[in-house]
Context: one part of a larger RNA
Molecule: small-subunit ribosomal RNA, central domain
Organism: Peltula leptophylla
RNA sequence: UUGCAGUUAAAAAGCUCGUAGUUGAACCUUGGGCCUGGCUGGCCGGUCCGCCUCACCGCGUGCACUGGACCGGCCGGGCCUUUCCUCCUGGGGAGCCGCAUGCCCUUCGCUGGGUGUGCCGGGGAUCCAGGACGUUUACCUUGAGAAAAUUAGAGUGUUCAAAGCAGGCCUAGGCUCGAAUACAUUAGCAUGGAAUAAUAGAAUAGGACGUGCGGUUCUAUUUUGUUGGUUUCUAGAACCGCCGUAAUGAUUAAUAGGGAUAGUCGGGGGCAUCCGUAUUCAAUUGUCAGAGGUGAAAUUCUUGGAUUUAUUGAAGACGAACUACUGCGAAAGCAUUUGCCAAGGAUGUUUUCAUUAAUCAGGGAACGAAAGUUAGGGGAUCGAAGACGAUCAGAUACCGUCGUAGUCUUAACCAUAAACUAUGCCGACUAGGGAUCGGGCGGUGUUAUUCUUUUGACCCGCUCGGCACCUUACGAGAAAUCAAAGUCUUUGGGUUCUGGGGGGAGUAUGGUCGCAAGGCUGAAACUU
Numbered sequence: 001u002u003g004c005a006g007u008u009a010a011a012a013a014g015c016u017c018g019u020a021g022u023u024g025a026a027c028c029u030u031g032g033g034c035c036u037g038g039c040u041g042g043c044c045g046g047u048c049c050g051c052c053u054c055a056c057c058g059c060g061u062g063c064a065c066u067g068g069a070c071c072g073g074c075c076g077g078g079c080c081u082u083u084c085c086u087c088c089u090g091g092g093g094a095g096c097c098g099c100a101u102g103c104c105c106u107u108c109g110c111u112g113g114g115u116g117u118g119c120c121g122g123g124g125a126u127c128c129a130g131g132a133c134g135u136u137u138a139c140c141u142u143g144a145g146a147a148a149a150u151u152a153g154a155g156u157g158u159u160c161a162a163a164g165c166a167g168g169c170c171u172a173g174g175c176u177c178g179a180a181u182a183c184a185u186u187a188g189c190a191u192g193g194a195a196u197a198a199u200a201g202a203a204u205a206g207g208a209c210g211u212g213c214g215g216u217u218c219u220a221u222u223u224u225g226u227u228g229g230u231u232u233c234u235a236g237a238a239c240c241g242c243c244g245u246a247a248u249g250a251u252u253a254a255u256a257g258g259g260a261u262a263g264u265c266g267g268g269g270g271c272a273u274c275c276g277u278a279u280u281c282a283a284u285u286g287u288c289a290g291a292g293g294u295g296a297a298a299u300u301c302u303u304g305g306a307u308u309u310a311u312u313g314a315a316g317a318c319g320a321a322c323u324a325c326u327g328c329g330a331a332a333g334c335a336u337u338u339g340c341c342a343a344g345g346a347u348g349u350u351u352u353c354a355u356u357a358a359u360c361a362g363g364g365a366a367c368g369a370a371a372g373u374u375a376g377g378g379g380a381u382c383g384a385a386g387a388c389g390a391u392c393a394g395a396u397a398c399c400g401u402c403g404u405a406g407u408c409u410u411a412a413c414c415a416u417a418a419a420c421u422a423u424g425c426c427g428a429c430u431a432g433g434g435a436u437c438g439g440g441c442g443g444u445g446u447u448a449u450u451c452u453u454u455u456g457a458c459c460c461g462c463u464c465g466g467c468a469c470c471u472u473a474c475g476a477g478a479a480a481u482c483a484a485a486g487u488c489u490u491u492g493g494g495u496u497c498u499g500g501g502g503g504g505a506g507u508a509u510g511g512u513c514g515c516a517a518g519g520c521u522g523a524a525a526c527u528u
Stems, first nucleotide, its partner, number of pairs: 004499003007480002012496001014367001016365002021359003025252002031081012043068005048062001049060003086132006096122002098119008136198003139193002142190002151182002155165002167176003208245003212242009256356001257353003261348002264345002269341004275319002279315006286308001290301002327334002372413006382406001386402004424495003428487002431471003436466008445458004475482002501528003510521004
């Protein structure tokens, strides 16, 4: 691994990218015909047995012998169908073909059959050994090898057995059977197979082949009476050019992926700009005794005019209603207007490339709410800490009045959340429905309108891609419930991460990151 689990019981990294790793679409020789070998079943026979029979027939067969152009089954081999099984040089030569010839049977007949003998006959991958060349593996088969003891197991009366490798027989001076066999996973060696999975080949042809031709370079056996030198021929090797031969040589275009293109779509992102009311404060204004706040009060403000009314101004936040089981974004997240900038999905497409893909380490990187930290700015509101008033047995709280840090923004850190759909990502299949968002297609449909088109907005359908919902359960589940949490003991699509009783403990220690707070990694003793 076979063979666990991960919504809620322990457990999916917050999210995305991405290297090593792991995994990865289909396609190239199949089909047919002929011949043939082995094993086996049936059928039909014959010979030999046994039984029953006067006999024929019949029955049993009997692990007896044997035949069949019969009918099947299983396992092979050869040849041909576009089909190299590597090619040369030798040795050796089974079967096969051919020729000559003797004998026997046969024929009109060297006609045909059987059986011998001979051949410097032909042709011959059963083999040997030398050379030139050769895509490479995984996988399966068979074999050699793999110490014994152990294990399984054969034989054998240790009196049985666990054992042991002994033993048995006789006419007793001898003879004789044994001490098997199997298993032995990995690596390595040899052998056969060629499905499956990789790998290589011809695209600037520097490609293949050759009964070819011509060059260049190198090597040197034999023969020219002998020895030596040079050159040629010849033989071999490498390279180049010309010619010829060929169906000459580029697989599809994956309901895989990338790119281009068209009209869109969105509260996706960044920068600038614009608007809105509210709040607080200030100025001016009117009136006059309370106002705030609460369960009830008080702290608090108030003739120096509070609260309230009106007209203005300033500031910093925020963006109501529209706002939804709606949209966009990898997630965190995103909502006033307008402009600019780059990006993105889905859709359409008889466009293009051609495996470029999926998931990803204890390698690496980007983003990452709120709170917090550092330095500036800004400080309206709200408001940790703090102060007071209440409540209360107490109240260091809930309620009220103030109020610092903060809340906002710029530049940098931090890297965590019930970062939740508590549900990894990619791919396939399995069920019915009506809505909705985005694109596309269709309609003698409605309307704008006018007179036809275009083009909007609706309506009715279809279709891809989304956020969800309803019903049901063939299915799953401990259930709640779930179209995924289904296609799981009928267990294997690919790939990553995590968990193994409760505490101790996300603690200690070490490492590393951080200014810090802290983050990441992360035990044990002990206890139950």